[in-house]
Context: one part of a larger RNA
RNA sequence: CUGGGCGUAAAGGGCUCGUCGGCGGGCUUACACGUUGGACUUAAAAGACUCGGGCUUAACCUGAGGUCUGGGUUCAAAACGGUAAGUCUUGAGUGCCAGAGAGGGAAGCGGAAUUCCUGGUGUAGCGGUGAAAUGCGUAGAUAUCAGGAGGAACACCGGUGGCGAAGGCGGCUUUCUGGCUGGCAACUGACGCUCAUGAGCGAAAGCGUGGAUAGCAAACAGGAUUAGAUACCCUGGUAGUCCACGCCCUAAACGUUGUAUACUUGGUGUUGGAUGGCAAGCCCAUUCAGUGCCGUAGUUAACGCGCUAAGUAUACCGCCUGGGGACUACGGUCGCAAGGCUGAAACUC
Numbered sequence: 001c002u003g004g005g006c007g008u009a010a011a012g013g014g015c016u017c018g019u020c021g022g023c024g025g026g027c028u029u030a031c032a033c034g035u036u037g038g039a040c041u042u043a044a045a046a047g048a049c050u051c052g053g054g055c056u057u058a059a060c061c062u063g064a065g066g067u068c069u070g071g072g073u074u075c076a077a078a079a080c081g082g083u084a085a086g087u088c089u090u091g092a093g094u095g096c097c098a099g100a101g102a103g104g105g106a107a108g109c110g111g112a113a114u115u116c117c118u119g120g121u122g123u124a125g126c127g128g129u130g131a132a133a134u135g136c137g138u139a140g141a142u143a144u145c146a147g148g149a150g151g152a153a154c155a156c157c158g159g160u161g162g163c164g165a166a167g168g169c170g171g172c173u174u175u176c177u178g179g180c181u182g183g184c185a186a187c188u189g190a191c192g193c194u195c196a197u198g199a200g201c202g203a204a205a206g207c208g209u210g211g212a213u214a215g216c217a218a219a220c221a222g223g224a225u226u227a228g229a230u231a232c233c234c235u236g237g238u239a240g241u242c243c244a245c246g247c248c249c250u251a252a253a254c255g256u257u258g259u260a261u262a263c264u265u266g267g268u269g270u271u272g273g274a275u276g277g278c279a280a281g282c283c284c285a286u287u288c289a290g291u292g293c294c295g296u297a298g299u300u301a302a303c304g305c306g307c308u309a310a311g312u313a314u315a316c317c318g319c320c321u322g323g324g325g326a327c328u329a330c331g332g333u334c335g336c337a338a339g340g341c342u343g344a345a346a347c348u349c
Base pairs, nucleotide, nucleotide: 004320005319006318007303008302012317014201015200016199017198021194022193023192025088026087027086028085029084030083031082033081034080035077036076037075038074039073040072041071042070049065050064051063052062053061054060091191092188093187094186095184096183097182098181099180103177104176105175106174107173108172109171110154115149116148117147118146119145120144121143125136126135162169163168206247207246208245209244210243211242215241216240220236221235222234223233258316259315260314261313262312263311266294267293268292269291270290271289272288273287274286275285276284277283298305299304322349323348324347331342332341333340334339
């Protein structure tokens, strides 16, 4: 190795690109490297194994046989893998014609609301709670009307709707730009799949420099509550939240389900296409791509999954091996720091 697993028991890398490597479509020809078969040779003897023989037996000694599954030489086969050459179009890609979209970057614009400022009206309360108080208010608040300032977020539409690799993306317009889907079948002709190392992206919080700061709000202060109350509730409130640039690199980064391909009864919604039918307004049928629900076979420890598989298979990568110690220590490496990544042992149950 034969011969385990990873949705929830330990276990899918946060995501993508992609190098080495591994794996790879149909047909033809050649070679004979792998592969397969034969012959020869070698693999010392002893030992070991099997069947015998000799010492009274055994140990011991000894005969024969089969092994030693290997190496080498040579002959042969050519299905499969490989290599070389040629060819094909279904995989992959290009082109053309259409289509949907909160995909990304930048700039500009808009209305509602909160807050603040100015002015008018107006007078004694407002606010807040379980109840209160702190707080605000006769220096005129709250309420209401008009005007102005500024920041942040975009109600309704809005939808198990859409887009994106993931993180994520939602007012409107312009502009730059990535991907995707359908149809045609013109072009290339296997150009493919996966991917250790590597590179890039990566919510929130946090960090650096500069700006901005309406609301909210860690910390903090006060008022309550309480035995206490470093909380929950209330009044305030600074970092932060926002912008630019640069870091950080984590997450229940979850579908707790790696990527790709093929195959395998159905029903019913929904999104975007195409084709056909039609009474051409709708509706119906077929089909492609997505996104939900329910379920067949099958599968599963069960729950459940069930053409969006956790079914049936193949390729490649990652990961697991009792609980605690331990998302730790040490070392290395990255980081401005916070810390990240890698990652034990003693001991203990």
The prediction has a mean pLDDT of 88. Small-subunit ribosomal RNA, central domain from an uncultured organism, 349 nucleotides, folded computationally. Rfam family: Bacterial small subunit ribosomal RNA.